[in-house]
RNA sequence: GAUCCUGGCUCAGGAUGAACGCUAGCGGCAGGCCUAACACAUGCAAGUCGAGGGGCAGCGAGAAUUAGUUUACUAAUUUGUCGGCGACCGGCGCACGGGUGCGUAACGCGUAUGCAACCUACCUUAUACUGGGGAAUAGCCCGGAGAAAUCCGGAUUAAUGCCCCAUAGUAUUUAUUAACCGCAUGGUUUUAUAGAUUAAAGUUUCGACGGUAAAGGAUGGGCAUGCGUCCUAUUAGCUAGUUGGUAAGGUAACGGCUUACCAAGGCUACGAUAGGUAGGGGGCCUGAGAGGGUAAUCCCCCACACUGGUACUGAGACACGGACCAGACUCCUACGGGAGGCAGCAGUGAGGAAUAUUGGUCAAUGGACGAAAGUCUGAACCAGCCAUGCCGCGUGCAGGAAGACGGCCCUAUGGGUUGUAAACUGCUUUUAUAUAGGAAGAAACCCUAGAACGUGUUCUAGGCUGACGGUACUAUACGAAUAAGCACCGGCUAACUCCGUGCCAGCAGCCGCGGUAAUACGGAGGGUGCAAGCGUUAUCCGGAUUCAUUGGGUUUAAAGGGUCCGUAGGCGGAUUUUUAAGUCAGUGGUGAAAUCCUGCAGCUCAACUGCAGAACUGCCAUUGAAACUGUUUUUCUUGAAUAUAGAUGAAGUGGGCGGAAUAUAUCAUGUAGCGGUGAAAUGCUUAGAUAUGACAUAGAACACCGAUAGCGAAGGCAGCUCACUAAGUCAGUAUUGACGCUCAUGGACGAAAGCGUGGGGAGCGAACAGGAUUAGAUACCCUGGUAGUCCACGCCGUAAACGAUGAUUACUCGGUGCUAGCAAUAUACUGUUAGUGCCUAAGCGAAAGCGAUAAGUAAUCCACCUGGGGAGUACGGUCGCAAGAUUGAAACUCAAAGGAAUUGACGGGGGCCCGCACAAGCGGUGGAGCAUGUGGUUUAAUUCGAUGAUACGCGAGGAACCUUACCUGGGCUUAAAUGCAUAAUGACAGAAGUGGAAACACUUCCUUCUUCGGACAGAAUGCAAGGUGCUGCAUGGUUGUCGUCAGCUCGUGCUGUGAGGUGUCGGGUUAAGUCCCAUAACGAGCGCAACCCCUAUCCUUAGUUGCCAGCGAGUAAUGUCGGGGACUCUAAGGAAACUGCCGGUGCAAACCGUGAGGAAGGUGGGGAUGACGUCAAAUCAUCACGGCCCUUACGUCCAGGGCUACACACGUGCUACAAUGGCGGAUACAAAGGGCAGCUACUUGGUGACAGGAUGCUAAUCCCUAAAGCCGAUCUCAGUUCGGAUUGGAGUCUGCAACUCGACUCCAUGAAGCUGGAAUCGCUAGUAAUCGCGCAUCAGCCAUGGCGCGGUGAAUACGUUCCCGGGCCUUGUACACACCGCCCGUCAAGCCAUGGAAGCCGGGGGUACCUGAAGUCAGUAACCGUAAGGAGCUGCCUAGGGUAAAACUAGUAACUGGGGCUAAGUCGUAACAAGGUA
Repeated sequence: GAUCCUGGCUCAGGAUGAACGCUAGCGGCAGGCCUAACACAUGCAAGUCGAGGGGCAGCGAGAAUUAGUUUACUAAUUUGUCGGCGACCGGCGCACGGGUGCGUAACGCGUAUGCAACCUACCUUAUACUGGGGAAUAGCCCGGAGAAAUCCGGAUUAAUGCCCCAUAGUAUUUAUUAACCGCAUGGUUUUAUAGAUUAAAGUUUCGACGGUAAAGGAUGGGCAUGCGUCCUAUUAGCUAGUUGGUAAGGUAACGGCUUACCAAGGCUACGAUAGGUAGGGGGCCUGAGAGGGUAAUCCCCCACACUGGUACUGAGACACGGACCAGACUCCUACGGGAGGCAGCAGUGAGGAAUAUUGGUCAAUGGACGAAAGUCUGAACCAGCCAUGCCGCGUGCAGGAAGACGGCCCUAUGGGUUGUAAACUGCUUUUAUAUAGGAAGAAACCCUAGAACGUGUUCUAGGCUGACGGUACUAUACGAAUAAGCACCGGCUAACUCCGUGCCAGCAGCCGCGGUAAUACGGAGGGUGCAAGCGUUAUCCGGAUUCAUUGGGUUUAAAGGGUCCGUAGGCGGAUUUUUAAGUCAGUGGUGAAAUCCUGCAGCUCAACUGCAGAACUGCCAUUGAAACUGUUUUUCUUGAAUAUAGAUGAAGUGGGCGGAAUAUAUCAUGUAGCGGUGAAAUGCUUAGAUAUGACAUAGAACACCGAUAGCGAAGGCAGCUCACUAAGUCAGUAUUGACGCUCAUGGACGAAAGCGUGGGGAGCGAACAGGAUUAGAUACCCUGGUAGUCCACGCCGUAAACGAUGAUUACUCGGUGCUAGCAAUAUACUGUUAGUGCCUAAGCGAAAGCGAUAAGUAAUCCACCUGGGGAGUACGGUCGCAAGAUUGAAACUCAAAGGAAUUGACGGGGGCCCGCACAAGCGGUGGAGCAUGUGGUUUAAUUCGAUGAUACGCGAGGAACCUUACCUGGGCUUAAAUGCAUAAUGACAGAAGUGGAAACACUUCCUUCUUCGGACAGAAUGCAAGGUGCUGCAUGGUUGUCGUCAGCUCGUGCUGUGAGGUGUCGGGUUAAGUCCCAUAACGAGCGCAACCCCUAUCCUUAGUUGCCAGCGAGUAAUGUCGGGGACUCUAAGGAAACUGCCGGUGCAAACCGUGAGGAAGGUGGGGAUGACGUCAAAUCAUCACGGCCCUUACGUCCAGGGCUACACACGUGCUACAAUGGCGGAUACAAAGGGCAGCUACUUGGUGACAGGAUGCUAAUCCCUAAAGCCGAUCUCAGUUCGGAUUGGAGUCUGCAACUCGACUCCAUGAAGCUGGAAUCGCUAGUAAUCGCGCAUCAGCCAUGGCGCGGUGAAUACGUUCCCGGGCCUUGUACACACCGCCCGUCAAGCCAUGGAAGCCGGGGGUACCUGAAGUCAGUAACCGUAAGGAGCUGCCUAGGGUAAAACUAGUAACUGGGGCUAAGUCGUAACAAGGUA
């Protein structure tokens, strides 16, 4: 890297009271402060009744009086006479309707019941009654206080207001009594008797409407109860009227509701108490469902009305638009005092991402009052604003190819796409605009008329009444006319190209994209999706079986408690009986309406709405069934237990005994070291060690047996023996009769280390000291050594306490061991129970594996898990002497972390094998001088590239100029080549001259053809060029290396969930994956080998330029000549070698035998030939090529310089250091190659390089041609007759030119160097070593290089331990960019969240004490009242306020602790391989 699994993160869907961005044609239906229960200006939101009353302020009418000249008219005054009516008394209403969700975890809500413990105005049913009297008071009037609000005093007055009397039973109550009924307390009554107590209102058109009492109904309410109803146990105990009783009070009513007395109860692990959060439900969203989330609009219930408390009135309130008190706030004020409450509808400010008009009407529906007309109604119905949502409609339709223009893209004379799209032609007119018409919603009440019963009620007909609204709707006209955007286009996920940018700018839901070819950034073209909307954000469900009831897991991924005992709880053997709690079935009630679903219907459809049905999976009651569970009961023995008889074991506790070893002490022997290590040192030792012997002492541990053995619940247990204790097991019989299993909380036990007290202390041995090692070494190693290890008693309570596997029960193929029993035996073979091991079938499992000792199949109970890190941390609690243990989070951060297996790579893992890899040898390099290349330095430039192996005598197979790419300077703008277009012109070229370093510039001369159409040439211009400029990390081609290593793969089959494996492994063998055998593999391909070339032997053919044996000729001599093909040779073909033969070993392959034969023997020798791939290896400077860059220059021409520099370093070579040599003389033998601007015989000159002549050869013909060697001579071990550098002088040759900077020759000079440190290279036979020859390039040559050729010609290999490289198998792995890998911690820097903390500052709740308003209740002689009663006073209680001490909780904080994150910081290297000390 790939795979399977576990596991989290993320996305695609639906939804919303939404908000924001861009955009916007219309309509219908809905919805619209989620935040500050924050504060509110202004207006409106609850009145009505004159048919209850006194009355008359205002309006109208009338009447009267007065005035204006009389009628008329006008004005004033008076008059309640009438219509009516302000304020007032009175009645009804104001407890409804409307708003909000603060509080509340509660009988608040939901559901189902009960009240034999209750109330109910208006309405309704039926019954009875409605007689008499009295005293006040508001208003009005008068007076007074005050700024006002308002208040006080006096006089007078009414009732359907208030009071008194009468009447009264079926009312209430007391006592007694009878019958009936009921689940209990008890209830009912036609009972019956006696006693006590309370009523009324009028108005009137005389019809009636009211009033009182009592009994029902309906409606509405009150109370009680079962069940259900959020989170936290890091909240475990709470409670004093608390729980119950008796009595009394109170209430509509039961009740500790309240009080007194008595008792001591009540709640709680099935979660009390405390804390946090929250209105509940119908419903709504989502989901296959089960569930999860939510509580907007509509409906039901509750609670609240500035905050807190309180009562009054009333049928009903402890009262949103009433009262009183306290508090906060706002306003008015004359400062004395007063007023107020939008969580009603509008509206304002504030808050906020955010939510509308200070609109119309009572026409309809509904409500209050009224006999009614009617009045009131911000309820309601309508309209306005807002794409906030849902639904519908439209923005045109048809034809139309020159496939137009333009845009965009490309392989660009052209094509593709936008695209039938447009233009153009025809058609339509929804909508918009204009004009005209124009609804339904309306029926009642009431009025008029008529009919039936008959002064009125009922019915019928007609009339009156519309905010919305001139709206919906309809018709006509007009003309494609008035109307499209938003997001996305790397994968998930539908949709691709170009340009710009260059880890920048930016994107991003997750993965991730961007570092010069971005389908991911920005723009454009094109495309995709949805559409009057589209995207984004937020939230919820889904996907997520990712909390798993449906429907998960726990050996190794997160997860079995260390073990046992055992309480609650859960579960439980066989049989009989009972019951009916669970269970099942039927029936009844309820489950409001709306919603959902189905059907039908109404708006043109739909949304929306109406009607009907179904459903509401629930609860309650009742009837039945009786299998199962439960209850009751009878019996049983198989589960469990007990008794009896054996055997077993390192089971436990306490005591006694033993030997070996070690240490110490004493004595003795004995002498110089001992000890220790990788090697050493510290240490001990001449004061006698170590070693040896004897005797003694001490403590600890128990060799052999000993074991994949045994015992124990686990931890754990080992010398022998005694005592005590416990256990399992087996066998046969007997007894009890389910007595069982599991187990939260709890209890006991619990290795090592550690702690306390007291002992003990031989050995070992944290800490510590010293010695080593090391860069360091607070380690590993060594020498010492304290706690500790041991014993007794007491704590601790944890471990990889592991089988990483909870306990119990049942079931499910086999094989083979061991331990303890039993049975049966015939010496055998066996059986059975309990335990302990290994292998395996099925099955299971992600796999590894497990597999009757399950991780299989089932059952019961307990424990535990829910991504990694933060963290087993912090805080709090509990335990502990402490160490610490236990319980156990969050913020923040990451997109992974993890398991098993696979293929590679790697290992200071293992095995096997190979290679000049080592070893054995020979010769070198590294030292010297020089040559050459590189680095470095220098320079104007020292052009560029190559850089471990695989760069460095490499590109370069020839740098004086040229080459040349570099530098300096001088020129050109197009040199050279080519094409096109335009086209002046007749040139260009050539010759000469001048300047110049040249290029080049300038001057002069000479200057075409023609059939007149033009041809040719050509300055200039434009295009096109040119670039050794960049990118080898965009590429092609070529090349190096691993490596001439033996490997690399495929098809089919088999196997594995899969990646993969098998084949290719194993046993042999080979140079070889070469071959053989075996084999779930069988075959095949690229590689190996062979085929190709050279070479070694022979044959055949051919015989010139080669050869010459024999024959002949000739020469001083030579195949020189005639001839010949024998030989050599040449060059074409063929033969030959294949482990073929023999012997041995072996199954075979094959190997061995110095075998035979053969020129050659086991690939004969050499060459060519380089698998899949690796190194982003090398080359853009051979060449080609994408992209980028330069264009009077990064192009091009020229001269000179440079590439040759030189304190230095390295690589590769040459020559040497000498006698196996040097020098001089003489003399012999090659192969291969080259040659006409050439090789040159021969000859002459020169010491020589060479020069002058001259001949042959376009070559098997002519030419270039050996050296080492051999022979004899000399030198005699020296810086030399070695060595030749360097330098001086003189020359030769090439070339335009040898200064920088050529080679060669001669003379002279004669440096270093006497065999080379660490280290390192080549080579296994015609090889190394050594000797010369040739060729390419080339005018010449820096060539000692490269490529070839032949001559002479060795030594050594025991062997594979080690170094290096490679191959195969195996093993481990946290590596896969693959060990040059990965990775840990401190420190330093920045950022973030968090713990502790002296302190500071808040909050809510409780407790105690003090004070205490309003008000109810209780009491009350004085005052008021005829009375009822009131005022006043006293007491209890309480909101609020104050004080005090604690607890809880939030914020903040000097300082401080750790944690997390962050491309390239520091120090080491802890882990992963035996990770180098597992």
The RNA shown here (small-subunit ribosomal RNA) has 1478 nucleotides and comes from an uncultured prokaryote.
The RNAcentral record of the sequence draws on ENA.